[in-house]
Context: one part of a larger RNA
RNA sequence: GAUUGAACGCUAGCGGCAUGCUUAACACAUGCAAGUCGAACGGUAACAGGCCUUCGGGCGCUGACGAGUGGCGGACGGGUGAGUAAUGCGUAGGAAUCUGCCUAGCAAUGGGGGACAACUUGGGGAAACUCAAGCUAAUACCGCAUACGCCCUACGGGGGAAAGCGGGGGAUCUUCGGACCUCGCGUUGUUAGAUGAGCUUACGUCCGAUUAGCUAGUUGGUGAGGUAAAGGCUCACCAAGGCGACGAUCGGUAGCUGGUCUGAGAGGACGACCAGCCACACUGGGACUGAGACACGGCCCAGACUCCUACGGGAGGCAGCAGUGGGGAAUAUUGGACAAUGGGGGAAACCCUGAUCCAGCAAUGCCGCGUGUGUGAAGAAGGCCUGCGGGUUGUAAAGCACUUUCGGUGGGGAGGAAAAGCUGGGAGCUAAUACCUUUCAGUGUUGACGUUACCCAAAGAAGAAGCACCGGCUAACUCUGUGCCAGCAGCCGCGGUAAUACAGAGGGUGCAAGCGUUAAUC
Numbered sequence: 001g002a003u004u005g006a007a008c009g010c011u012a013g014c015g016g017c018a019u020g021c022u023u024a025a026c027a028c029a030u031g032c033a034a035g036u037c038g039a040a041c042g043g044u045a046a047c048a049g050g051c052c053u054u055c056g057g058g059c060g061c062u063g064a065c066g067a068g069u070g071g072c073g074g075a076c077g078g079g080u081g082a083g084u085a086a087u088g089c090g091u092a093g094g095a096a097u098c099u100g101c102c103u104a105g106c107a108a109u110g111g112g113g114g115a116c117a118a119c120u121u122g123g124g125g126a127a128a129c130u131c132a133a134g135c136u137a138a139u140a141c142c143g144c145a146u147a148c149g150c151c152c153u154a155c156g157g158g159g160g161a162a163a164g165c166g167g168g169g170g171a172u173c174u175u176c177g178g179a180c181c182u183c184g185c186g187u188u189g190u191u192a193g194a195u196g197a198g199c200u201u202a203c204g205u206c207c208g209a210u211u212a213g214c215u216a217g218u219u220g221g222u223g224a225g226g227u228a229a230a231g232g233c234u235c236a237c238c239a240a241g242g243c244g245a246c247g248a249u250c251g252g253u254a255g256c257u258g259g260u261c262u263g264a265g266a267g268g269a270c271g272a273c274c275a276g277c278c279a280c281a282c283u284g285g286g287a288c289u290g291a292g293a294c295a296c297g298g299c300c301c302a303g304a305c306u307c308c309u310a311c312g313g314g315a316g317g318c319a320g321c322a323g324u325g326g327g328g329a330a331u332a333u334u335g336g337a338c339a340a341u342g343g344g345g346g347a348a349a350c351c352c353u354g355a356u357c358c359a360g361c362a363a364u365g366c367c368g369c370g371u372g373u374g375u376g377a378a379g380a381a382g383g384c385c386u387g388c389g390g391g392u393u394g395u396a397a398a399g400c401a402c403u404u405u406c407g408g409u410g411g412g413g414a415g416g417a418a419a420a421g422c423u424g425g426g427a428g429c430u431a432a433u434a435c436c437u438u439u440c441a442g443u444g445u446u447g448a449c450g451u452u453a454c455c456c457a458a459a460g461a462a463g464a465a466g467c468a469c470c471g472g473c474u475a476a477c478u479c480u481g482u483g484c485c486a487g488c489a490g491c492c493g494c495g496g497u498a499a500u501a502c503a504g505a506g507g508g509u510g511c512a513a514g515c516g517u518u519a520a521u522c
Base pairs, nucleotide, nucleotide: 001522002521003520004519006518007517008516009515010514013369014368015367016366017365018364019362020361021327026325027324028323030322031321032320035072036071037070040069041068043065044064047063048062049061050059051058052057079280080279081278088205089204090203091202092201093200094199097197098196102193103192104191105190106189107188108187109186110144112142113141119134120133121132122131123130124129150159151158152157164185165184166183167182168181169180172179173178206252207251208250213243214242215241218240219239220238221237222236223235224234225233255277256276257275258274259270260269261268262267282303283302284301285300286299305316306315307314308313333359335358336357337356341355342353343352344351345350372402373401374400375399382393383392384391385390406463409457410456411455412454416449421443422442423441424440425439426438427437428436466511467510468509469508470507471492472491473490477506478505479504480503481502487494488493
């Protein structure tokens, strides 16, 4: 000199854009943060409409829908950096793998069965909850049939699947439900792709030798098991190997990277925000479900802690967003909205979304603007200095003439919004001018921010400057007080009676809505 996720002191007008627990991975009150689907299902607790009514009520009939069965999603998104020095990360490769939803292709979607919730009845318990009996549906569950391709194979053969739901309809049939046709969504098998993930190799990846030897599934082989998959991953047997001064092992420290800061560079230091990867979710262990987890807001066991209890037994996990206590020099609101972007579910309407977008707080940082402009010598008054003549503050003020940014007041006012929906035309599908899909034209609704950005008007210099320093380094000097005292100080050093170094004042210098100090890095 540059820099900072900074803090402290003094001071403070506005805006834009960023950033904001670096400490206790300490403990957490409260609210919210993952739901959705009735176009899978039996149904009807609530609301609205309709019908009936003896006016008590009844009927799922319709819009819808609590709880339940079932599906998909809760493995994403969000947080933190405790652990980890290599099961990690970075770069470049590899072969022995899996991949829900999505895309493309091929082939199917036949016929049956038995349950379990909900519900009803009865029982237990303080509660959490739970037991028994009975009834019932399905895209829940299980056989049978079939098998192009698929799997196993000793090449003879053997094995393996499914589910329906909704829209529309001219003939024909009909038990008036529908069959049937067609379209859309689904379901099953399989191939390929895309995406995601698992495994593996080489090289690189901090300090310590006041850590020199380490290792028994250890190193390799054969066989078997296991896994989606290679493999001591596991096991039996056999061999005695494997690593190490090119630093093994042990100890300490640490998430890694793109990058950030500094520097002419080489390098050094760091890894906040943003992005990629990894690890973790009160502590330790375990598996279940699933395409995917050994799962932050799932389950089980153990432990510590907190809470409820009728003492028998139960409940919980903010390193999600806010917020509280605590620790600390120190770090924000128990805010608004799903309008946009994105995600989950759904055919869609739509619902959910503390992701996200916004607002609030903080000069924490960067950037921009303002606090007036011109004129004005009687060089006013006052202050300070003085050699008493004057000098300086100083065109500074006052006065005169202007301007009105920003702020305040009033009014106007974009863009962030494209969709969806509706109407009409064309195309595709089809038996069909239904339906559905798609395209074009028109119409048309949706904004948290928001009193938005921006523009206009009137008023009025009106509301807006401080901080540090002035002995040398280092830009900037005098007076008074003090008297090795009080004090200053980054280094050298000042202060013991004329201190440009302490304290105050006048003046000056430097930066400026900031200025200094402290800490840290180069």
Predicted 3D model of a 522-nucleotide part of an RNA (small-subunit ribosomal RNA, 5' domain) from Gammaproteobacteria bacterium HGW-Gammaproteobacteria-1. Rfam family: Bacterial small subunit ribosomal RNA. Lineage of the source: Bacteria > Pseudomonadati > Pseudomonadota > Gammaproteobacteria. The sequence was found in a public genome assembly.